A computed fold for a 526-nucleotide part of an RNA from Nitrosomonas ureae, annotated as small-subunit ribosomal RNA, 5' domain. The prediction has a mean pLDDT of 86. Rfam family: Bacterial small subunit ribosomal RNA.

Context: one part of a larger RNA
Order: sequence, then structure tokens, then C1' cells
RNA sequence: GAUUGAACGCUGGCGGCAUGCUUUACACAUGCAAGUCGAACGGCAGCACGGGUGCUUGCACCUGGUGGCGAGUGGCGGACGGGUGAGUAAUACAUCGGAACGUGUCCUGAAGUGGGGGAUAACGCAUCGAAAGAUGUGCUAAUACCGCAUAUUCUCUGAGGAGGAAAGUAGGGGAUCGAAAGACCUUAUGCUUUUGGAGCGGCCGAUGUCUGAUUAGCUAGUUGGUAAGGUAAUGGCUUACCAAGGCGACGAUCAGUAGUUGGUCUGAGAGGACGGCCAGCCACACUGGGACUGAGACACGGCCCAGACUCCUACGGGAGGCAGCAGUGGGGAAUUUUGGACAAUGGGCGCAAGCCUGAUCCAGCAAUGCCGCGUGAGUGAAGAAGGCCUUCGGGUUGUAAAGCUCUUUCAGUCGAGAAGAAAAGGUUGUGACUAAUAAUCAUAACUCAUGACGGUAUCGACAGAAGAAGCACCGGCUAACUACGUGCCAGCAGCCGCGGUAAUACGUAGGGUGCGAGCGUUAAUC
Repeated sequence: GAUUGAACGCUGGCGGCAUGCUUUACACAUGCAAGUCGAACGGCAGCACGGGUGCUUGCACCUGGUGGCGAGUGGCGGACGGGUGAGUAAUACAUCGGAACGUGUCCUGAAGUGGGGGAUAACGCAUCGAAAGAUGUGCUAAUACCGCAUAUUCUCUGAGGAGGAAAGUAGGGGAUCGAAAGACCUUAUGCUUUUGGAGCGGCCGAUGUCUGAUUAGCUAGUUGGUAAGGUAAUGGCUUACCAAGGCGACGAUCAGUAGUUGGUCUGAGAGGACGGCCAGCCACACUGGGACUGAGACACGGCCCAGACUCCUACGGGAGGCAGCAGUGGGGAAUUUUGGACAAUGGGCGCAAGCCUGAUCCAGCAAUGCCGCGUGAGUGAAGAAGGCCUUCGGGUUGUAAAGCUCUUUCAGUCGAGAAGAAAAGGUUGUGACUAAUAAUCAUAACUCAUGACGGUAUCGACAGAAGAAGCACCGGCUAACUACGUGCCAGCAGCCGCGGUAAUACGUAGGGUGCGAGCGUUAAUC
């Protein structure tokens, strides 16, 4: 000099954009942060509508008939998104390669979707418990569950064979059948088996990746082989047997420290230091361990066990996990609101309408940082008054002020007022599908709705210089000097050093210098 997620002191007008627990991975009150689907299912607790009955005429009762829908079965999603950096020096990361793998949804090709069965929750009844909850019995449905048939592909194989699937739902409809429901046809979407792909993930190798030798030897599943098991898959991954190997001064082992990279800061560069925000990867979710489900987890807001802690209890037993967003206590020099909205972008579910979304978009707080603007402009010598200095002549503050002439950014008041929003929806036309001018889908034109921010940005008008300057320094380094006070005292100080009666070095004042809504100090890096 540059820099910072900074803090402290003094001061403080406005705006834009960023950033904001670096310390206790300390403990957490409260609210919210993951649901959704009735176009899978049986149903109907509540709401609305319709219908019926009674009538006291605006109430009561009944009724799944309709819109819908609490709880329940079932599906998909809760493995994403969000947080944190404790652990980890290599089961990590970066770069470059590899072969023995998996894959829900999505795209693509092939084949199918036939015919049966038994349960169970909800619900009813009964029981136990303070509660959390649990038990018995009876009924019922499915895209829940289980056989049978079939098998293009698929799996196993001793190549002869053997094994193995499925589910429906919704919209529309001319003829035919039917009392109706519907069958039937068709469209859409599901479901089953499978080929290839995309994207994603698991695994292996090489090279690189901090300090210490006042850590020199380390290692028995250890190193390799055979066989088996296990896994989606290779492999001591695991087990049995056999051999005695494997690593190490090119630093093994041990100890300390540490998430890592893109990058950031600095520097002419080489290098040095760092890894906050943002992006990729990894690890973790009160502490330790474990598996279940699933395409995917050994799962932050799932389960089980143990432990510590907190809470409830009828003492028998139960409940919990903010390193999600806010917020509280504590620690600390120190770090924000218990805000708004799903309008946009994205995600989950759903045919859709839509619902959910503390992701996200916004607003609030903080000079924490960067950037921009303002605090007026011109003129004005009687060089006013006052202050300070003085050799008492004057000098300086100083065109500075006053005065005169102007302007009105920003702030203030009043008025106008965005872009961010076109997808979706509706109408009409055309095309595809089709028996069909239904329906559905695609597409074009026209049309209509939707904004948290926000009456915000922006624009216009009004008034009046009106509301807006400080901080540090002035001995040398280093730009900037005098007076008074003090008298080795009080004090200053980054280094050299000042102060003991004429201090440009302490304190105050006048003047000056530097930066400026900041300026200094401290800490830290180059």
C1' cells in the first nucleotide's frame, strides 16, 4: 500500500447492489418448513345442494342422490429441495483412465393385458389403560394380496429341458343385445415381460493433496492362492484350507492439524496466505449401533436397541430431538424479523382444476462492504465584526461571512403510475385418431383472467438555501505551526524518541494538512 463475513471509538443525509453466529456440532419454549391423488377402493364423520316426512312456516328428522370429503386401505413422493463442517490426511477431493454393475420416472422398439381365489383396515359390538395406545369378535372393497393359463423376448441349464407376468380406470358413442347397470366399439391413461438409450449412481486404477524423526520399524484377514458364501457388481468383502508374505528413510506406523475443488486476497511475476458468500463433490443429523421398506437410504423433520438430557404421569408407563425458516437462553469483541406471497422460477402429487412448498421471490433490521448522489451556485473588499498572533505598524481567519442575483438534485407535500404475465381457460378454423360431424390430442387466429413486492420504480407539480459534516493528524519517517497551560509531573509514543520553566512531540485554542458519510484504532493476510 492492498485486502476483510470483521470488532471498537467518535460521527452520521439519501439511494442501488451485495453481505450478516468466524465463538458452544451448546441447550431449545412457540409457530411453520412434505405432501398429494375420489380419474385405484370400500365408504360418508363434518359442510353445501337436491329429495322426502313431520309440521309450530322455518325449524326438526330421514336420505350417498349430487358437489365434495374427515378418518381408513392403496399409489406416487417423503433418498429431492434446505442446513452444518463435527469427523475424515484418504472408504475424501482434483485430473486422467478403466471394467465386473444397477437404474423409479423419461425416450425408443417388440410382445401381451385371459380366467379365478382367499383375506384385511375402515365400520359395528365388546374389553383393557391415567395417557400414549392395545386386544378380541363379526362384516366389506380395490390398481392391496395369492394361485391357474399363456411366454415374442427374459432367467437357469448337464443344451434334453425347466422356471417365470399382468389391473384396471376415465371420456364419448351409431347399429345390435339388455328391464337397467352395462355388454360392445372407440379414445386416453395405466399395468406386465422385454430391447436399446438418455440422465443418474455404485466399483477399480494412476498422479497430485499440511506439519512433526524430540514418532523407525509396522502388519495374522495381515499379503497371496484354492474352494465356497455374499453383493447389482469386482475383490480377504466374509469363511475354511494352503503358502509366508505385504508396507517402510522416495518416510511406513504413530502423533498433531484440516472437509475438498472451482476459486478468493496479495504480488510485476514466481510465489505466499485463505477456502465466508456462489457453484460441484464428500461427510454428518442429540451420542453410539442396527437393519427394514424401496428403483434409490442404512434415511435431518422414518423404525428398533442402548446412553445422556428434557418433559408428562393416576408411578404401572409414555413423549422428544431447530447443524430447516423465524425466534429464545447461553457463550462471545461480534452477526438480523417469532414478516409477506406462491405473482414469477423450480419441485412433489394430480387427466386437469388445483393443493402443498420458511426452496424461491420479496419486504424488514445493520454505514458490514462496494458504487453513486447531496449538504448549494454566481457575485461580493468597507478586506466588516469577532477570534488568534503581533516587532503594535500590522498580519491571519478571508470572498470566507453579510448583502445581491440564481438553481431545487436528494429529503418533504400533492397528483399520475409501470415492466416483471403468458402459459392455463373460452370461442372459431384446420389436421390426427375413429364407424363417428362424440370425445380426446396437436396447431393457428381471436378473446378473457391472474402481481407478494406496491401505489413500489418512474414521471409531473409545489415551496424554500431551505432539512443534511465529520474524523484523524501537524518533531523526523510524513502533507501540515504558532500562542498559552504544565514543568521528568500530568501525559504522548508505530520506530527514533518527547516532557526536569521559553515543549512546532503532553493538554487547550487559533491556524493548517489529509480523507470525507465517513474517519481513526485494534486484529489478521500478502